Predicted 3D model of an 87-nucleotide RNA (c-di-GMP-I riboswitch aptamer) from a Bacillota bacterium. Of the family's consensus pairs, 95% are formed in the model. Rfam family: c-di-GMP-I riboswitch aptamer. Rfam's curators write: GEMM was predicted in a large-scale screen for bacterial structured RNA regulatory elements. Lineage of the source: Bacteria > Bacillati > Bacillota. The coordinates come from a structure-prediction model, not an experiment, and the mean pLDDT is 85.
[in-house]
Order: sequence, then structure tokens, then C1' cells
RNA sequence: UUAUGCUAAGGGCAAACUUACCGAAAGGUAAGGGCGCAAAGCCAAGGGUCUACGGUGUUAUAUCACUAUGAUAGCCUGGUUGCUGCU
Repeated sequence: UUAUGCUAAGGGCAAACUUACCGAAAGGUAAGGGCGCAAAGCCAAGGGUCUACGGUGUUAUAUCACUAUGAUAGCCUGGUUGCUGCU
């Protein structure tokens, strides 16, 4: 320096849920709270999944179906950065 994560040290993040706010929704932000995580740090490039304001078609003008420009990095792949005793 690189790889690895059996076992450490210092630590880090924060699921569900609750409250407040934003959003059409999915979901996000903040505080509390901890299910868990060796990148559960960051990036929407590829795939998957979720939502459907708007658009298209349809209907009893009830509704239903399709659709991402929206979301998800704690779904996977990929890119990129980082702590660390031992091996």
C1' cells in the first nucleotide's frame, strides 16, 4: 500500500413506531426511539420494486387499466470515499 473481516479498540449509522412539517401519493425532513448494518457513507449509471398529480384509453362519467418526468442507495449490480488490532 492492497485484500480480507475470525476476533478486538475507539467509535459510527439508525428499522418499526410516535410527534411536527413538506408532498397528489410513494416517500422525505427534524426530534425521540433502536430492528439491525463492516460501508445501513455518497452517487439514480443499469436492473428491480413502489406511487400515478399530470397524460392516454375506458365507464354507471361511479370507476378501471396503462404510463415516470417522481421515489427507493436499509433491493441488487456498478462507481467513488473512509476507520481499524490481528491475518